[in-house]
Formats: sequence, structure tokens, C1' cells
RNA sequence: GGACAUUCAGUGGGAGAGGGUGGCUCAAUUGCAGUCGCCGCCGAAGGUGAAAAUACCCAUAAUCUCUCAGGCAAAAGGACCGCUGACUGUGG
Repeated sequence: GGACAUUCAGUGGGAGAGGGUGGCUCAAUUGCAGUCGCCGCCGAAGGUGAAAAUACCCAUAAUCUCUCAGGCAAAAGGACCGCUGACUGUGG
């Protein structure tokens, strides 16, 4: 110097599922409001489990799994993917 990867920054994209319902509060004539429940759902913040692979073990770990957390109009958030830059690294 090259390739790949982690993290960070910038940038472009980025799904699913209830505008459910009862009480209370607030508003004010009916409300895409707040809050506490109930019922039904979603998986792509986070978290659980662990298929495959790395000979084995540890460890890592899927868009798989659970649905604790989160979410179910829009907005926000958003795993993940592309591009640019910086740092570090190339399992025990």
C1' cells in the first nucleotide's frame, strides 16, 4: 500500500401491526388530547434463546425465535443496506 471487519461522524434509502374499547382528567359538543385498565395485533431500538459456520470448547452469532421492553394514522423512532471520511483491528 491492498482486501475485509468493528466503532464513530456525515449523507441517501428504510418495513410490519388498532386512528380498537371502558373509566377518569382536560377540552367543549363531540376530541387524530392526557392518563389508568381491558381485548386484539407487530418485530426492525434494546433484551432472551441459538440454526449454520469458525476441527472441538469458549466466544461470536441469522432478516430465525420469544415478545420482557418497545411499537400498531402522520410525525418521531427504526434493525439493516449504499456512498464518503476518521480510528482501530485481522479471534482466545

The prediction has a mean pLDDT of 77.
Predicted 3D model of a 92-nucleotide RNA (Glycine riboswitch aptamer) from a Hyphomicrobiales bacterium.
It matches the Rfam family "Glycine riboswitch aptamer". Its family is annotated with glycine biosynthetic process in the Gene Ontology.
It was read from a public genome assembly, where an Rfam model found it.
Of the family's consensus pairs, 90% are formed in the model.
Taxonomically the source falls in Hyphomicrobiales (Bacteria, Pseudomonadati, Pseudomonadota, Alphaproteobacteria).